[in-house]
Context: one part of a larger RNA
RNA sequence: CGAUGCUGAAGGAACUAGGCAAUUUGCUCGCGUAACUUCGGGAUAAGCGAGCCCCACACUAAGGCAACUUUAUGUGGGGGACACAAACCAGGGGGUUGCGACUGUUUAUUAAAAACACAGGGCUGUGCGAAAGCGAUAAGCUGACGUAUACGGUCUGACGCCUGCCCGGUGCUGGAAGGUUAAAGGGAGAUGUGCAAGCAUUGAACUGAAGCCCCAGUAAACGGCGGCCGUAACUAUAACGGUCCUAAGGUAGCGAAAUUCCUUGUCGGGUAAGUUCCGACCCGCACGAAUGGCGUAACGACAUCCCCAGUGUCUCCAGCAUCGACUCA
Repeated sequence: CGAUGCUGAAGGAACUAGGCAAUUUGCUCGCGUAACUUCGGGAUAAGCGAGCCCCACACUAAGGCAACUUUAUGUGGGGGACACAAACCAGGGGGUUGCGACUGUUUAUUAAAAACACAGGGCUGUGCGAAAGCGAUAAGCUGACGUAUACGGUCUGACGCCUGCCCGGUGCUGGAAGGUUAAAGGGAGAUGUGCAAGCAUUGAACUGAAGCCCCAGUAAACGGCGGCCGUAACUAUAACGGUCCUAAGGUAGCGAAAUUCCUUGUCGGGUAAGUUCCGACCCGCACGAAUGGCGUAACGACAUCCCCAGUGUCUCCAGCAUCGACUCA
C1' cells in the first nucleotide's frame, strides 16, 4: 500500500452521474391500518405494544397402577446480567410519474429490459388426397388417426372507453366486353434451284391462353391524412369568408411527451437555491387511433423524482483482526 471483515466522537447523503456500497428493518402474539380498486386486493400497508426466570390461585389437556410429571390460558406477586424473538437465522418503509397488464422467456462468455411470449381481439387461407410444409416436380411423411368451435399465415396484445377520413399509387380479390400478347394453326405471296414434276428457304392477313391494359371491390392490406390571403367597435385572436391543390386533407383522445429542434419554452408546486421531477398551457421542428389511441387496480432484481428512518457514502479520516505486498533470513 492492497484485499476481506469489525468498530467509531459530533453531524447525517453535505458523497456521487446515481444512496453505488454498507447500515437500518427482520420472528411470534395483541391492537391498528390510507388513497385507489377489476371488490379479489392494496396489506406483513403504515404505525403502536408485549415477549426472560420464579411463586401462588383458577382453569385446560396429555401421560402414568399410583405417587406424580408435563402443557395451554388468565389473574396477582416477586427476581436480575432488566441488552429476555438475548446466539444463528430473519422484510427498511412511504409517496409521484413513465413503460409493460400479469406468472413467464432472452443475447451460454459485457445487455434480463420498456425487448420476446402471453390469455384476449381482428384479418386472411383451407371442404379433406384440405390449405401450408419437408422431400427431386416422386413415393412417402407432418398437418392429423384432426375436419371450419378445426388447422395454417399475419397483425395487435389482460381489462375499460374506443378505433375517424382516403381505394388515386402498390398489393390482394372478383369480372369478362374490348385492346395487346407466345408456341401452335394458317397460308396470300416472295426467293433459290431445276426443262419440268418438284425440292428447299422465307412468309402477310386470319385463328390463338394466362398475364398486362381495362372495370369494380378491399385499409385490424402496404400505406396516406395540405397551402396561401383576408376578416369582430382598444389591441390581440379569428367562430367566418375567398382561392389553389388533393384520393382524402388528422376525427376522438393525448401533447415540451421514452416523441419538442429552438428549449433550462411559459406559469404553478416542491428546495434557501431544482437543465431533472410533478401539474398545467399548446406555438405537435416531426403524437394520433390494432406499425393501435387514451386510461387503468394488481404485478416489476425495469426507469425517474421526492420524503421518513438509519448509516464511515461524505465533512475527515482513525483504530483493530486476518491474508498478501514489502524488509530481513
Large-subunit ribosomal RNA, domain IV from a metagenome, 329 nucleotides, folded computationally. Model confidence (mean pLDDT): 86 of 100.